[in-house]
RNA sequence: AGAGUUUGAUCCUGGCUCAGAACGAACGCUGGCGGCGCGUUUUAAGCAUGCAAGUCGGACGGUAGAAACACUUCGGUGUUUUGAGAGUGGCGAACGGGUGAGUAACACGUAGGUGAUCUGCCCUGAGGUUGGGGAUAGCCCAUGGAAACAUGGGGUAAUACCGAAUGAGAGUUCGUGUCGAAACGAACUGAAAGGAGCUAUGGCUCCGCCUCGAGGAUGAGCCUGCGUCUGAUUAGGUAGUUGGUGGGGUAAAGGCCUACCAAGCCUACGAUCAGUAGCCGGCCUGAGAGGGUGAACGGCCACACUGGGACUGAGACACGGCCCAGACUCCUACGGGAGGCAGCAGCUAAGAAUCUUCCGCAAUGGGCGCAAGCCUGACGGAGCGGCGCCGCGUGAACGAAGAAGGCCGGAAGGUUGUAAAGUUCUUUUCUUGGGGAGGAAUAACCAUCGGAGGGAAUGCCGGUGGGAUGACCUGAACCUUGGAAUAAGCCCCGGCUAAUUCCGUGCCAGCAGCCGCGGUAACACGGAAGGGGCAAGCGUUGUUCGGAAUUAUUGGGCGUAAAGGGCGUGUAGGCGGACAAUCAAGUCCGGUGUGAAAGACUUCGGCUUAACCGAGGAAACGCGCUGGAAACUGGUAGACUUGAGUACUGGAGGGGAAGCUGGAAUUCCUGGUGUAGGGGUGAAAUCUGUAGAUAUCAGGAAGAACACCGGUGGCGAAGGCGAGCUUCUGGCCAGUAACUGACGCUGAGGCGCGAAAGCGUGGGGAGCGAACAGGAUUAGAUACCCUGGUAGUCCACGCCGUAAACGAUGUGCACUAGGUGUCGGGGGGAUCCCCCUCGGUACCGUAAGCAAACGCGUUAAGUGCACCGCCUGGGGAGUAUGCUCGCAAGGGUGAAACUCAAAGGAAUUGACGGGGGCCCGCACAAGCGGUGGAGCAUGUGGUUUAAUUCGAUGAUACGCGAGGAACCUUACCAGGGCUUGACAUAUACCGGACUGCCAUAGAGAUAUGGUUUCCCUUCGGGGUCGGUAUACAGGUGCUGCAUGGCUGUCGUCAGCUCGUGCUGUGAAGUGUUGGGUUAAGUCCCGCAACGAGCGCAACCCUUUCCGUAUGUUACCAACACGUAGUGGUGGGGACUCAUGCGGUACUGCCGGUGACAAAUCGGAGGAAGGUGGGGACGACGUCAAGUCAUCAUGGCCCUUAUGUCCUGGGCUACACACGUGCUACAAUGGCCGGUACAGAGUGAUGCGAAGCAGCAAUGUGAAGCAAAACGCAGAAAACCGGUCUCAGUACGGAUUGGAGUCUGAAACUCGACUUCAUGAAGGUGGAAUCGCUAGUAAUCGCGCAUCAGCAUGGCGCGGUGAAUACGUUCCCGGGCCUUGUACACACCGCCCGUCACACCACCCGAGUUGGGGGUACCCGAAGUCGCUCGUCCAACCUGCAAAGGGGGAUGGUGCCGAAGGUAUGCUUGGUAAGGGGGGUGAAGUCGUAACAAGGUA
Repeated sequence: AGAGUUUGAUCCUGGCUCAGAACGAACGCUGGCGGCGCGUUUUAAGCAUGCAAGUCGGACGGUAGAAACACUUCGGUGUUUUGAGAGUGGCGAACGGGUGAGUAACACGUAGGUGAUCUGCCCUGAGGUUGGGGAUAGCCCAUGGAAACAUGGGGUAAUACCGAAUGAGAGUUCGUGUCGAAACGAACUGAAAGGAGCUAUGGCUCCGCCUCGAGGAUGAGCCUGCGUCUGAUUAGGUAGUUGGUGGGGUAAAGGCCUACCAAGCCUACGAUCAGUAGCCGGCCUGAGAGGGUGAACGGCCACACUGGGACUGAGACACGGCCCAGACUCCUACGGGAGGCAGCAGCUAAGAAUCUUCCGCAAUGGGCGCAAGCCUGACGGAGCGGCGCCGCGUGAACGAAGAAGGCCGGAAGGUUGUAAAGUUCUUUUCUUGGGGAGGAAUAACCAUCGGAGGGAAUGCCGGUGGGAUGACCUGAACCUUGGAAUAAGCCCCGGCUAAUUCCGUGCCAGCAGCCGCGGUAACACGGAAGGGGCAAGCGUUGUUCGGAAUUAUUGGGCGUAAAGGGCGUGUAGGCGGACAAUCAAGUCCGGUGUGAAAGACUUCGGCUUAACCGAGGAAACGCGCUGGAAACUGGUAGACUUGAGUACUGGAGGGGAAGCUGGAAUUCCUGGUGUAGGGGUGAAAUCUGUAGAUAUCAGGAAGAACACCGGUGGCGAAGGCGAGCUUCUGGCCAGUAACUGACGCUGAGGCGCGAAAGCGUGGGGAGCGAACAGGAUUAGAUACCCUGGUAGUCCACGCCGUAAACGAUGUGCACUAGGUGUCGGGGGGAUCCCCCUCGGUACCGUAAGCAAACGCGUUAAGUGCACCGCCUGGGGAGUAUGCUCGCAAGGGUGAAACUCAAAGGAAUUGACGGGGGCCCGCACAAGCGGUGGAGCAUGUGGUUUAAUUCGAUGAUACGCGAGGAACCUUACCAGGGCUUGACAUAUACCGGACUGCCAUAGAGAUAUGGUUUCCCUUCGGGGUCGGUAUACAGGUGCUGCAUGGCUGUCGUCAGCUCGUGCUGUGAAGUGUUGGGUUAAGUCCCGCAACGAGCGCAACCCUUUCCGUAUGUUACCAACACGUAGUGGUGGGGACUCAUGCGGUACUGCCGGUGACAAAUCGGAGGAAGGUGGGGACGACGUCAAGUCAUCAUGGCCCUUAUGUCCUGGGCUACACACGUGCUACAAUGGCCGGUACAGAGUGAUGCGAAGCAGCAAUGUGAAGCAAAACGCAGAAAACCGGUCUCAGUACGGAUUGGAGUCUGAAACUCGACUUCAUGAAGGUGGAAUCGCUAGUAAUCGCGCAUCAGCAUGGCGCGGUGAAUACGUUCCCGGGCCUUGUACACACCGCCCGUCACACCACCCGAGUUGGGGGUACCCGAAGUCGCUCGUCCAACCUGCAAAGGGGGAUGGUGCCGAAGGUAUGCUUGGUAAGGGGGGUGAAGUCGUAACAAGGUA
């Protein structure tokens, strides 16, 4: 520090996800030790049991009991000592400990204030501690009660209680005084307690007690500035409310409370309400800023079953106190009582989840006490838990036969791996036995020294030396015994992300953080081996921060990705020109206080190290106080003119409102002329017209809109504004430089304007025209088209308040090259016209700059400033709900659950378009001939079958693989056999054959028998064959979607690419586009391209012409011979021909056109002319095209069978359907007779002549020929002559019967041919469709391959030999350029909505059931306060007494008052019949809305 994921690829936007760190964690697997920490995050749920706050006899009375003594009636009694428990009293119990429910608050933090306060114990200081009194617990007696407990009587003590005295000082009142409660004076009020020790009995000392405060310290109360979560779908709240006066109350200010008066107070800088939450130091994360968090430790607050209340006290409204109410639990004799673990342990429940009912007061700290000491679940320790952090170990060295085993590999071998074994060594840990540091300081007390004071003693102050006490502890270090001995797992290995192979599985089982894996070769599932990572842990889950600049202060955006408000005006607010002065709020500098400790950082130090702990330092960006500075911001007062405005002079304009006027057109009405149609459409129809339309003329009426001008022209803030004139009125521009003097910019709310449609009321209504009706179209057509037509459109007034209200671009100001138009002004020169300037408007622009790109570019999307609005993934959804506006329609504001991993923008390359342009092709057109109809042949589908083997299936399967299925072939079926096999290789053993022939059985394979019989040799054996055995063979079994090779197709279409350079962020582009031209990316020119490659063309073959060479088997002109005749023969090398080698054609020449090009048109010459004809030759690629059955091949499968052999059958079936063909339907013909002319092939298991036989197929025959020689081999159509005469025929030949021929072991299934007989359909073929552009189509025959035999098919060959092409509008296919795209599996694409089904979350909902708080009223506990005086009463006062007073207790009563009740409305949950839309889902139904002009943009 980044990475993965949207796409075919790219850039951007944007979300999702990952890698890091952390945790009071939990879960899974695993687990050796130690140290230091941490451990109910959940129901502030409920709790059994024990403990957690007591102590003081030196405050008090004193008991039970015990001991001793004495007495005794032996029951006991008395005295002395000691003395628990309980009680009175004091102090403590308000600390310590727990928890975080409540609390959004002066609760907390920070800085201050308290002149508005209190503070027990402690410290300093001052002054006192005199003298009396009456009670009451305990105790005794008695009563009630189950108990808790209560009551009566009697008697008793105090440091308990109450008077009196005194008053340094204090309090209250008054006076003086003060800003003030400072200070001073007077009056009144108003204290106390003793105990212990010592003593020379005088007292002294110590501990207490009282008063005071100038105090100190500590703790607490109150007040204030600032800071402190979310929601505006909470906008108004508030009656003690805000303030004042009087009074009350408190330690203390204060509406804290009360009476009266006033009407205030808080709030957009967010009041009120709702939700959530203890706050902080800190902790986690982060580069930081921030974000999250508030366990443990520390500070503060709040709470103690829930709610209320006070009492006591220095302190509480009190966790282990009291009273009341409520819920719950327990006891009960049913009458009543008791309780509060959010103390430590522990239990139950809840939960994913959190410990021992331990030890000790030894240390530290606390309470009480003079002290000893007691108490202390605070605390110190131990236990449990890998919960965390830190440390250690599980051995070390050597060790290659690189062992065995495992895994991989075809093998070689590799790997596990120096790993193990083995040898040597060590002993941390463990184990055995020892050992016992430190935590302990001191107290009492003893000894001693010094000091103050005193008459002395006890005592006091300070020091020194001694001096008890250890829970942990079966402890740590250390020593010692034994022995490698006791100790390794977990996760991962497709990418991100370090690490790979085999097997199993087969979209199953499963994995998954994201992308995504799995459908038979899974590096992704499961196992194994190996590897990687971490390690006593490792993974997973959850949560937080980070990455995320993905809320952007640091540090983002808004033309098209999400995002500029429809526009203006203007309030609050924010911001603000230039000059000098002053102030010092902001700002800056210095000093100072604080910012607790702990933590973090840093430097040292202590535990063996570390974690952990100790000491010092620095820092702490904050707040307060204080001194200073004055540039900037701000305040104040002044002055300025450039911003802004005013005035004056001109100007343009569909700016707005009202009124008046006008013509053209349309429709309607009236009349005239006139006659059969009109209208409408792609074509029609509805409609209209003989009752006279349309057309045309004249007249009239009505309403609406204003042609031409008219223009990227004008005006307006936007919406918007268009005939003319008049009136009223707003804004703008220019010029002048007279006036004001910053008056400005922006603008949350507010207010106003705001197209169309729509709404209300009243008018109006010509045309147009939602709805609606009809006609068409269509599968349908609730549409598009047509005929009608109502609202509406128009006017007035009032609503609505939205638009793709768009420049998808907020407003204002400033700055930053230009060029070209245009509108309105001004200036200058001037004949047209030009130049300068101000304001608008539009285009161009690589000036710069910006931008993801497109693009923007002085009219910015550039560079800055000011202010406002808005955005934060897609869907759900602009929906629900709440509020609000509206008459309604609806508008504004505006979520969540759930779901997806994308959704998007721009650009690129393709592909596609019922987009465009250019061009080509038998593509159409123009022609000729066919197919589709018939019969037959052949292939296919289907059906059938035991089997009808398999494959090929739009074009690109279907006379295809197959160039030839009777057996064989053959792969299929039935049956019969074989199992190392029909075939290959190797090894071992046995044998000598194998083979041929014969016989028998059998359908045959086969079996048995007979007979015949090896080669070489170094004599070991080898070769070969057969048999046996083992390895293995074999498979036309599967997968062409695992493959190679080969092939089809686009397409013989002209394309497809590369290197370098250049352009672009990039995908990519350029080149290859453009202008011409070509059959062609063929060539030329131009050009940021220059070159090159694969294709095209050419080179190759063939054909056509010529030359030349050669001249047999070909040829024969001349010569000669010869024959019935024939190059038959001699010869010839002329010709034809054959073979070889050359030549020829290149737009070379001429003319036109063209750009001086390429090229093209025409011509000449030439056998041939513009690639002369034909062939071979097929670019990059596409179709997962075809083929595992040509062959090869991975994997899988079969192995007495899916292999192999044999016989027979089948592939030849047949209601049908299709393709490809043949033959025809006839006279351009059929038949008969005669007669002529090819080319290319082929022949030895062959072709087979002549002759002869047969009607013929053919037979016989055998000559010749391995072929320019002989044969196949008569070419046919044509031509000549004859006949047939339009008829299902003398056309046509199917079918069937008979007889034959040939091949072959064998023609039944199932061959071909011949002949005789038979003589079907068929009279030119619907929709549709195919081929062909010249030696072509058409037509005619010939040959060859396969082959024993068997072509109408295939491949070739020649003969005869046409027609037509205007042309490129249309159909099909293709090429190039361009355009649009939501397609990229690429239009056979993508994709929308309803319906049906399933699941999920949500909304509404008659209701129903909870929570919360509000208001009004009722009832009203405890209790404080007040009133009252019924009852009772020791202290004090009066009084001789009685009695009274004061005061107290109790009762009664009033205000307030918790819980409760009633009523009402609010808010928030649960649940719900039913209703509603939404999301997701493999597949379904209906259509085709959108994306191309998406077929109606």